[in-house]
RNA sequence: CGUCGUCGUGGCGACGUUAAACAGGUUCUUAAGCCACGAGCGUCACGAAUUUUCGUGGGUGAAU
Repeated sequence: CGUCGUCGUGGCGACGUUAAACAGGUUCUUAAGCCACGAGCGUCACGAAUUUUCGUGGGUGAAU
RNA backbone atom coordinates (compact mmCIF):
# COMPACT_ATOMS: atom_id res chain seq x y z
P C A 1 -0.87 3.83 3.57
O5' C A 1 -0.93 2.85 2.30
C5' C A 1 -0.68 3.36 1.00
C4' C A 1 -0.68 2.24 0.00
C3' C A 1 -1.92 1.36 0.00
O3' C A 1 -2.99 1.93 -0.74
C1' C A 1 0.00 0.00 0.00
P G A 2 -4.51 1.60 -0.30
O5' G A 2 -4.71 0.09 -0.77
C5' G A 2 -4.68 -0.26 -2.14
C4' G A 2 -4.63 -1.77 -2.32
C3' G A 2 -5.80 -2.53 -1.69
O3' G A 2 -6.95 -2.52 -2.52
C1' G A 2 -3.76 -3.58 -1.12
P U A 3 -8.41 -2.64 -1.84
O5' U A 3 -8.49 -4.16 -1.39
C5' U A 3 -8.51 -5.20 -2.36
C4' U A 3 -8.48 -6.56 -1.69
C3' U A 3 -9.57 -6.79 -0.64
O3' U A 3 -10.82 -7.14 -1.21
C1' U A 3 -7.49 -7.50 0.21
P C A 4 -12.17 -6.75 -0.42
O5' C A 4 -12.17 -7.75 0.82
C5' C A 4 -12.27 -9.16 0.62
C4' C A 4 -12.05 -9.90 1.91
C3' C A 4 -12.98 -9.53 3.06
O3' C A 4 -14.25 -10.14 2.94
C1' C A 4 -10.76 -9.64 3.85
P G A 5 -15.54 -9.41 3.59
O5' G A 5 -15.35 -9.64 5.15
C5' G A 5 -15.49 -10.94 5.70
C4' G A 5 -15.36 -10.90 7.21
C3' G A 5 -16.21 -9.84 7.91
O3' G A 5 -17.55 -10.25 8.05
C1' G A 5 -14.01 -9.82 8.78
P U A 6 -18.70 -9.18 8.43
O5' U A 6 -19.75 -9.14 7.25
C5' U A 6 -19.42 -9.42 5.89
C4' U A 6 -20.47 -8.78 5.00
C3' U A 6 -20.27 -7.28 4.78
O3' U A 6 -19.36 -7.04 3.72
C1' U A 6 -22.52 -7.71 5.38
P C A 7 -18.46 -5.65 3.74
O5' C A 7 -19.50 -4.49 3.46
C5' C A 7 -20.06 -4.31 2.16
C4' C A 7 -20.92 -3.05 2.12
C3' C A 7 -20.26 -1.80 2.66
O3' C A 7 -19.42 -1.18 1.69
C1' C A 7 -22.41 -2.01 3.59
P G A 8 -18.06 -0.40 2.17
O5' G A 8 -18.61 0.97 2.76
C5' G A 8 -19.10 1.99 1.90
C4' G A 8 -19.45 3.23 2.70
C3' G A 8 -18.37 3.70 3.67
O3' G A 8 -17.37 4.49 3.02
C1' G A 8 -20.46 3.67 4.76
P U A 9 -15.79 4.32 3.44
O5' U A 9 -15.69 5.11 4.81
C5' U A 9 -15.77 6.53 4.83
C4' U A 9 -15.78 7.05 6.26
C3' U A 9 -14.68 6.51 7.16
O3' U A 9 -13.43 7.14 6.97
C1' U A 9 -16.74 6.42 8.30
P G A 10 -12.05 6.28 7.19
O5' G A 10 -12.00 6.06 8.76
C5' G A 10 -11.70 7.14 9.64
C4' G A 10 -11.96 6.77 11.08
C3' G A 10 -11.17 5.60 11.63
O3' G A 10 -9.83 5.93 11.96
C1' G A 10 -13.42 5.38 12.27
P G A 11 -8.66 4.77 11.90
O5' G A 11 -9.04 3.79 13.10
C5' G A 11 -8.88 4.19 14.44
C4' G A 11 -9.50 3.20 15.41
C3' G A 11 -8.84 1.83 15.48
O3' G A 11 -7.65 1.84 16.27
C1' G A 11 -11.18 1.57 15.41
P C A 12 -6.46 0.79 15.95
O5' C A 12 -7.12 -0.63 16.24
C5' C A 12 -7.43 -1.05 17.56
C4' C A 12 -8.04 -2.44 17.57
C3' C A 12 -7.25 -3.51 16.83
O3' C A 12 -6.15 -4.01 17.59
C1' C A 12 -9.50 -3.64 16.19
P G A 13 -4.79 -4.47 16.81
O5' G A 13 -5.26 -5.75 15.98
C5' G A 13 -5.63 -6.94 16.66
C4' G A 13 -6.24 -7.95 15.71
C3' G A 13 -5.35 -8.40 14.56
O3' G A 13 -4.36 -9.34 14.97
C1' G A 13 -7.53 -8.00 13.77
P A A 14 -2.99 -9.53 14.07
O5' A A 14 -3.46 -10.36 12.80
C5' A A 14 -3.93 -11.71 12.96
C4' A A 14 -4.55 -12.22 11.68
C3' A A 14 -3.61 -12.24 10.48
O3' A A 14 -2.78 -13.38 10.46
C1' A A 14 -5.67 -11.27 9.86
P C A 15 -1.27 -13.28 9.78
O5' C A 15 -1.55 -13.28 8.20
C5' C A 15 -2.09 -14.42 7.56
C4' C A 15 -2.68 -14.04 6.21
C3' C A 15 -1.67 -13.56 5.18
O3' C A 15 -1.00 -14.63 4.53
C1' C A 15 -3.54 -12.11 5.21
P G A 16 0.49 -14.38 3.86
O5' G A 16 0.21 -13.47 2.59
C5' G A 16 -0.58 -13.96 1.51
C4' G A 16 -0.61 -12.96 0.37
C3' G A 16 0.73 -12.72 -0.30
O3' G A 16 0.53 -12.42 -1.68
C1' G A 16 -0.08 -10.69 0.60
P U A 17 1.01 -13.46 -2.83
O5' U A 17 -0.26 -13.58 -3.78
C5' U A 17 -1.34 -14.41 -3.41
C4' U A 17 -2.63 -13.95 -4.09
C3' U A 17 -2.49 -13.65 -5.58
O3' U A 17 -3.70 -14.00 -6.25
C1' U A 17 -3.26 -11.74 -4.46
P U A 18 -3.87 -15.47 -6.90
O5' U A 18 -4.81 -16.24 -5.89
C5' U A 18 -6.05 -15.69 -5.51
C4' U A 18 -6.42 -16.17 -4.11
C3' U A 18 -7.75 -15.62 -3.59
O3' U A 18 -8.83 -16.40 -4.06
C1' U A 18 -6.06 -15.39 -1.93
P A A 19 -10.27 -15.71 -4.27
O5' A A 19 -10.80 -15.48 -2.77
C5' A A 19 -11.02 -16.61 -1.92
C4' A A 19 -11.42 -16.15 -0.53
C3' A A 19 -12.60 -15.20 -0.49
O3' A A 19 -13.39 -15.46 0.68
C1' A A 19 -10.80 -14.27 0.65
P A A 20 -14.52 -16.59 0.55
O5' A A 20 -14.04 -17.70 1.59
C5' A A 20 -13.92 -17.39 2.95
C4' A A 20 -12.58 -17.83 3.47
C3' A A 20 -12.48 -17.90 5.00
O3' A A 20 -13.00 -19.13 5.47
C1' A A 20 -10.56 -16.85 4.09
P A A 21 -13.82 -19.16 6.86
O5' A A 21 -12.69 -18.93 7.96
C5' A A 21 -11.66 -19.90 8.16
C4' A A 21 -10.65 -19.37 9.17
C3' A A 21 -11.28 -18.83 10.44
O3' A A 21 -11.49 -19.87 11.36
C1' A A 21 -9.74 -17.26 9.58
P C A 22 -12.53 -19.68 12.57
O5' C A 22 -11.57 -19.51 13.83
C5' C A 22 -12.07 -19.78 15.15
C4' C A 22 -10.91 -20.01 16.09
C3' C A 22 -9.81 -18.96 15.99
O3' C A 22 -9.25 -18.74 17.29
C1' C A 22 -8.92 -21.09 15.53
P A A 23 -9.55 -17.34 18.04
O5' A A 23 -8.82 -16.25 17.13
C5' A A 23 -7.42 -16.05 17.23
C4' A A 23 -7.02 -14.74 16.61
C3' A A 23 -7.86 -13.55 17.08
O3' A A 23 -7.31 -13.00 18.26
C1' A A 23 -7.74 -13.54 14.72
P G A 24 -8.28 -12.55 19.51
O5' G A 24 -9.01 -11.25 18.95
C5' G A 24 -8.27 -10.08 18.63
C4' G A 24 -9.13 -9.12 17.87
C3' G A 24 -10.48 -8.83 18.51
O3' G A 24 -10.38 -7.81 19.47
C1' G A 24 -10.78 -9.37 16.24
P G A 25 -11.30 -7.82 20.77
O5' G A 25 -10.78 -9.05 21.66
C5' G A 25 -9.39 -9.29 21.86
C4' G A 25 -9.14 -9.72 23.28
C3' G A 25 -10.05 -10.79 23.84
O3' G A 25 -9.68 -12.09 23.41
C1' G A 25 -9.77 -9.08 25.45
P U A 26 -10.79 -13.27 23.38
O5' U A 26 -11.12 -13.59 24.90
C5' U A 26 -10.15 -14.21 25.73
C4' U A 26 -10.71 -14.42 27.13
C3' U A 26 -12.04 -15.15 27.18
O3' U A 26 -11.86 -16.57 27.07
C1' U A 26 -12.14 -13.24 28.57
P U A 27 -13.02 -17.47 26.43
O5' U A 27 -14.16 -17.50 27.55
C5' U A 27 -13.91 -18.15 28.79
C4' U A 27 -15.09 -17.95 29.73
C3' U A 27 -16.45 -18.28 29.15
O3' U A 27 -16.71 -19.69 29.15
C1' U A 27 -16.57 -16.22 30.28
P C A 28 -17.57 -20.33 27.97
O5' C A 28 -19.07 -19.92 28.33
C5' C A 28 -19.70 -20.47 29.49
C4' C A 28 -20.92 -19.66 29.88
C3' C A 28 -22.03 -19.59 28.85
O3' C A 28 -22.83 -20.76 28.80
C1' C A 28 -21.66 -17.45 29.75
P U A 29 -23.50 -21.18 27.39
O5' U A 29 -24.49 -19.97 27.06
C5' U A 29 -25.62 -19.73 27.89
C4' U A 29 -26.32 -18.45 27.47
C3' U A 29 -26.85 -18.42 26.05
O3' U A 29 -28.08 -19.10 25.91
C1' U A 29 -25.72 -16.40 26.53
P U A 30 -28.43 -19.77 24.49
O5' U A 30 -28.76 -18.53 23.53
C5' U A 30 -29.89 -17.72 23.78
C4' U A 30 -29.99 -16.62 22.75
C3' U A 30 -29.90 -17.06 21.30
O3' U A 30 -31.12 -17.59 20.82
C1' U A 30 -28.54 -15.16 21.64
P A A 31 -31.06 -18.82 19.78
O5' A A 31 -30.29 -18.26 18.51
C5' A A 31 -29.90 -19.12 17.44
C4' A A 31 -29.74 -18.34 16.15
C3' A A 31 -28.86 -17.09 16.26
O3' A A 31 -27.50 -17.41 16.07
C1' A A 31 -30.89 -16.55 15.17
P A A 32 -26.37 -16.68 17.04
O5' A A 32 -26.45 -15.14 16.64
C5' A A 32 -26.07 -14.73 15.32
C4' A A 32 -26.51 -13.30 15.07
C3' A A 32 -25.90 -12.28 16.01
O3' A A 32 -24.63 -11.85 15.53
C1' A A 32 -28.25 -11.91 15.77
P G A 33 -23.39 -11.58 16.60
O5' G A 33 -22.12 -11.67 15.65
C5' G A 33 -21.63 -12.93 15.18
C4' G A 33 -21.42 -12.88 13.68
C3' G A 33 -20.56 -11.73 13.18
O3' G A 33 -19.18 -12.04 13.29
C1' G A 33 -22.50 -11.95 11.84
P C A 34 -18.04 -10.92 12.98
O5' C A 34 -18.06 -10.05 14.31
C5' C A 34 -17.77 -10.66 15.56
C4' C A 34 -16.94 -9.74 16.41
C3' C A 34 -17.51 -8.34 16.63
O3' C A 34 -18.52 -8.33 17.63
C1' C A 34 -15.24 -8.16 16.05
P C A 35 -19.67 -7.17 17.59
O5' C A 35 -18.92 -5.83 18.00
C5' C A 35 -18.37 -5.68 19.30
C4' C A 35 -17.70 -4.32 19.44
C3' C A 35 -18.57 -3.13 19.09
O3' C A 35 -19.45 -2.77 20.15
C1' C A 35 -16.44 -2.89 18.11
P A A 36 -20.86 -2.04 19.81
O5' A A 36 -20.45 -0.54 19.46
C5' A A 36 -20.02 0.35 20.49
C4' A A 36 -19.81 1.75 19.92
C3' A A 36 -20.95 2.27 19.06
O3' A A 36 -22.00 2.82 19.85
C1' A A 36 -18.89 2.64 17.95
P C A 37 -23.53 2.60 19.40
O5' C A 37 -23.72 3.60 18.17
C5' C A 37 -23.70 5.01 18.39
C4' C A 37 -23.65 5.77 17.08
C3' C A 37 -24.71 5.37 16.05
O3' C A 37 -25.98 5.95 16.31
C1' C A 37 -22.62 5.51 15.01
P G A 38 -27.32 5.10 15.96
O5' G A 38 -27.36 5.09 14.35
C5' G A 38 -27.69 6.27 13.65
C4' G A 38 -27.37 6.15 12.18
C3' G A 38 -28.12 5.08 11.41
O3' G A 38 -29.45 5.46 11.08
C1' G A 38 -25.85 5.01 10.82
P A A 39 -30.59 4.32 10.90
O5' A A 39 -30.09 3.44 9.65
C5' A A 39 -30.22 3.95 8.33
C4' A A 39 -29.52 3.05 7.33
C3' A A 39 -30.21 1.75 6.99
O3' A A 39 -31.26 1.94 6.04
C1' A A 39 -27.89 1.40 7.25
P G A 40 -32.62 1.06 6.16
O5' G A 40 -32.11 -0.44 6.14
C5' G A 40 -31.51 -1.01 4.96
C4' G A 40 -31.05 -2.43 5.24
C3' G A 40 -32.20 -3.42 5.42
O3' G A 40 -31.79 -4.73 5.01
C1' G A 40 -30.98 -3.27 7.42
P C A 41 -31.96 -5.15 3.45
O5' C A 41 -30.44 -5.47 3.03
C5' C A 41 -30.13 -5.92 1.73
C4' C A 41 -28.99 -6.94 1.78
C3' C A 41 -29.31 -8.20 2.57
O3' C A 41 -30.02 -9.16 1.79
C1' C A 41 -27.24 -7.36 3.29
P G A 42 -31.09 -10.16 2.53
O5' G A 42 -30.16 -11.15 3.38
C5' G A 42 -29.27 -12.04 2.74
C4' G A 42 -28.33 -12.67 3.75
C3' G A 42 -29.00 -13.52 4.83
O3' G A 42 -29.30 -14.83 4.38
C1' G A 42 -27.43 -12.07 5.83
P U A 43 -30.72 -15.49 4.75
O5' U A 43 -30.77 -15.40 6.35
C5' U A 43 -29.85 -16.12 7.15
C4' U A 43 -29.96 -15.69 8.60
C3' U A 43 -31.36 -15.82 9.20
O3' U A 43 -31.62 -17.15 9.63
C1' U A 43 -30.47 -13.70 9.73
P C A 44 -33.13 -17.74 9.54
O5' C A 44 -33.83 -17.15 10.85
C5' C A 44 -33.39 -17.53 12.14
C4' C A 44 -34.12 -16.73 13.20
C3' C A 44 -35.64 -16.72 13.09
O3' C A 44 -36.23 -17.90 13.61
C1' C A 44 -34.86 -14.53 13.46
P A A 45 -37.62 -18.42 13.02
O5' A A 45 -38.69 -17.40 13.64
C5' A A 45 -38.94 -17.37 15.04
C4' A A 45 -39.95 -16.30 15.38
C3' A A 45 -41.24 -16.34 14.56
O3' A A 45 -42.16 -17.30 15.04
C1' A A 45 -40.42 -14.13 14.64
P C A 46 -43.13 -18.06 14.01
O5' C A 46 -44.19 -16.93 13.61
C5' C A 46 -45.05 -16.38 14.60
C4' C A 46 -45.76 -15.15 14.06
C3' C A 46 -46.53 -15.34 12.77
O3' C A 46 -47.79 -15.99 12.96
C1' C A 46 -45.28 -13.36 12.63
P G A 47 -48.41 -16.88 11.74
O5' G A 47 -48.84 -15.82 10.63
C5' G A 47 -49.90 -14.91 10.90
C4' G A 47 -50.02 -13.87 9.81
C3' G A 47 -50.20 -14.41 8.40
O3' G A 47 -51.54 -14.83 8.14
C1' G A 47 -48.59 -12.70 8.37
P A A 48 -51.79 -15.98 6.98
O5' A A 48 -51.47 -15.24 5.60
C5' A A 48 -52.32 -14.20 5.14
C4' A A 48 -51.76 -13.57 3.88
C3' A A 48 -51.55 -14.51 2.71
O3' A A 48 -52.75 -14.78 2.01
C1' A A 48 -49.65 -13.14 2.97
P A A 49 -52.96 -16.27 1.32
O5' A A 49 -51.86 -16.38 0.18
C5' A A 49 -51.99 -15.62 -1.02
C4' A A 49 -50.72 -15.70 -1.83
C3' A A 49 -50.30 -17.09 -2.28
O3' A A 49 -50.97 -17.49 -3.46
C1' A A 49 -48.44 -15.99 -1.33
P U A 50 -51.37 -19.05 -3.66
O5' U A 50 -49.98 -19.85 -3.65
C5' U A 50 -49.02 -19.64 -4.69
C4' U A 50 -47.65 -20.15 -4.28
C3' U A 50 -47.45 -21.65 -4.50
O3' U A 50 -46.09 -21.86 -4.85
C1' U A 50 -47.16 -21.16 -2.23
P U A 51 -45.59 -23.25 -5.54
O5' U A 51 -44.03 -23.03 -5.46
C5' U A 51 -43.12 -24.08 -5.80
C4' U A 51 -42.19 -23.61 -6.88
C3' U A 51 -41.22 -22.52 -6.44
O3' U A 51 -39.95 -22.75 -7.03
C1' U A 51 -42.48 -21.78 -8.30
P U A 52 -38.61 -22.14 -6.18
O5' U A 52 -38.96 -20.62 -5.86
C5' U A 52 -37.94 -19.67 -5.60
C4' U A 52 -38.10 -18.48 -6.52
C3' U A 52 -38.15 -17.13 -5.82
O3' U A 52 -36.85 -16.65 -5.48
C1' U A 52 -39.83 -17.25 -7.49
P U A 53 -36.55 -16.13 -3.96
O5' U A 53 -37.70 -15.07 -3.66
C5' U A 53 -37.75 -13.84 -4.36
C4' U A 53 -39.16 -13.30 -4.39
C3' U A 53 -39.50 -12.29 -3.30
O3' U A 53 -39.01 -11.00 -3.62
C1' U A 53 -41.25 -13.86 -3.48
P C A 54 -38.63 -9.97 -2.37
O5' C A 54 -40.07 -9.52 -1.85
C5' C A 54 -40.94 -8.77 -2.68
C4' C A 54 -42.29 -8.58 -2.00
C3' C A 54 -42.26 -7.93 -0.63
O3' C A 54 -42.14 -6.51 -0.73
C1' C A 54 -43.65 -9.82 -0.56
P G A 55 -41.44 -5.69 0.52
O5' G A 55 -42.56 -5.71 1.65
C5' G A 55 -43.80 -5.04 1.46
C4' G A 55 -44.73 -5.31 2.61
C3' G A 55 -44.19 -4.96 3.98
O3' G A 55 -44.31 -3.58 4.27
C1' G A 55 -45.18 -7.10 4.05
P U A 56 -43.24 -2.85 5.28
O5' U A 56 -43.64 -3.41 6.71
C5' U A 56 -44.89 -3.03 7.30
C4' U A 56 -45.09 -3.75 8.62
C3' U A 56 -43.94 -3.64 9.61
O3' U A 56 -43.93 -2.41 10.31
C1' U A 56 -44.65 -5.88 9.49
P G A 57 -42.48 -1.78 10.81
O5' G A 57 -42.01 -2.79 11.95
C5' G A 57 -42.73 -2.86 13.17
C4' G A 57 -42.29 -4.05 13.99
C3' G A 57 -40.81 -4.08 14.40
O3' G A 57 -40.53 -3.22 15.49
C1' G A 57 -41.46 -6.21 13.63
P G A 58 -38.99 -2.61 15.62
O5' G A 58 -38.12 -3.89 16.00
C5' G A 58 -38.32 -4.55 17.24
C4' G A 58 -37.38 -5.73 17.37
C3' G A 58 -35.90 -5.41 17.25
O3' G A 58 -35.38 -4.87 18.46
C1' G A 58 -36.40 -7.38 16.04
P G A 59 -34.37 -3.58 18.42
O5' G A 59 -33.01 -4.17 17.85
C5' G A 59 -32.41 -5.31 18.48
C4' G A 59 -31.38 -5.93 17.55
C3' G A 59 -30.17 -5.03 17.29
O3' G A 59 -29.03 -5.84 17.11
C1' G A 59 -31.24 -5.53 15.27
P U A 60 -27.55 -5.30 17.64
O5' U A 60 -27.23 -6.13 18.95
C5' U A 60 -27.11 -7.52 18.92
C4' U A 60 -28.05 -8.14 19.95
C3' U A 60 -27.68 -7.85 21.39
O3' U A 60 -28.24 -6.62 21.82
C1' U A 60 -28.02 -10.16 21.11
P G A 61 -27.49 -5.75 23.03
O5' G A 61 -27.71 -6.64 24.33
C5' G A 61 -28.99 -6.72 24.94
C4' G A 61 -28.99 -7.76 26.03
C3' G A 61 -27.97 -7.54 27.14
O3' G A 61 -28.42 -6.59 28.10
C1' G A 61 -27.89 -9.78 26.44
P A A 62 -27.28 -5.74 28.96
O5' A A 62 -26.62 -6.85 29.91
C5' A A 62 -27.39 -7.43 30.96
C4' A A 62 -26.62 -8.53 31.65
C3' A A 62 -25.27 -8.13 32.25
O3' A A 62 -25.41 -7.43 33.48
C1' A A 62 -25.05 -10.18 31.12
P A A 63 -24.20 -6.38 33.96
O5' A A 63 -23.00 -7.34 34.37
C5' A A 63 -23.14 -8.21 35.49
C4' A A 63 -21.97 -9.17 35.56
C3' A A 63 -20.59 -8.52 35.65
O3' A A 63 -20.28 -8.08 36.96
C1' A A 63 -20.54 -10.26 34.06
P U A 64 -19.35 -6.74 37.16
O5' U A 64 -17.92 -7.17 36.60
C5' U A 64 -17.16 -8.18 37.27
C4' U A 64 -15.95 -8.57 36.44
C3' U A 64 -15.00 -7.42 36.09
O3' U A 64 -14.13 -7.09 37.16
C1' U A 64 -15.40 -8.75 34.18

The RNA shown here (Pistol ribozyme) has 64 nucleotides. Its mean pLDDT, the model's own confidence on a scale to 100, is 87. Its Rfam family is "Pistol ribozyme". For this family Rfam cites "New classes of self-cleaving ribozymes revealed by comparative genomics analysis" (Weinberg et al., Nat Chem Biol, 2015).